[in-house]
RNA sequence: GUUCGAUAAAGCUAAACGCACCGUGAGGGGCGGGCAGAAAGCAACGGAUCUUAGUAAUAAGAUGGCCGAGCUGCCGAA
Repeated sequence: GUUCGAUAAAGCUAAACGCACCGUGAGGGGCGGGCAGAAAGCAACGGAUCUUAGUAAUAAGAUGGCCGAGCUGCCGAA
C1' cells in the first nucleotide's frame, strides 16, 4: 500500500415512533428517540420499488437504511 474486519480503541450515523414545518404525493429536513449499521459517507450510472399526470404507451419526480457497480474515509488484531 492492497485485501480483510476484532468481545480492540477513538469516534460516527440514526430505524420505527412523537411534535412542528415543507411538498399534490412518494418523501424531505428540524427537535426528541434508538432499530440497526464497517462506510447506513458522497453520488440517481444500471436495475428494482414507490408517487404524480395519462385510457394506455410513456414522462417527470422519490427512495442510497432495496440491490449492483463508482468515488472518498477512521483504526489495525487475525
The prediction has a mean pLDDT of 86. This is a predicted structure of a 78-nucleotide RNA (c-di-GMP-I riboswitch aptamer) from a Nitrospirota bacterium. Lineage of the source: Bacteria > Pseudomonadati > Nitrospirota.